[in-house]
Molecule: Glycine riboswitch aptamer
Organism: Marinobacter sp. F4216
RNA sequence: CGCACGCUUGCGGGAGAGAUCGGUCCAUGUAAACAGGGGAUCGGCGCCGAAGGAGCAACUGCCCCGGAAACUCUCAGGCAAAAGGACCGCUCGCGUGAA
Numbered sequence: 001c002g003c004a005c006g007c008u009u010g011c012g013g014g015a016g017a018g019a020u021c022g023g024u025c026c027a028u029g030u031a032a033a034c035a036g037g038g039g040a041u042c043g044g045c046g047c048c049g050a051a052g053g054a055g056c057a058a059c060u061g062c063c064c065c066g067g068a069a070a071c072u073c074u075c076a077g078g079c080a081a082a083a084g085g086a087c088c089g090c091u092c093g094c095g096u097g098a099a
Stems, first nucleotide, its partner, number of pairs: 003097005010090004018045001020044007028035002046079003052075001053073003059066001
């Protein structure tokens, strides 16, 4: 200097599913009642899977343990936009290993 693996920084791409029903509160407009849309939260029904979490096959003659996912489950999370988002590309570094 380069290789492999792991972690990490920044940028870009990144799906699915009710802008659902009801209550309460907040901001906005208004003199006030009130009003439409917006936000938050609680409860209900319906859904999604690609944060996280959980489960399992082969592998073994038997048992136990181990044992993967984009598969499965939906606890969590999510269901206009925003945010988030597995994964992919480029990049900033760090560590380990072999030669």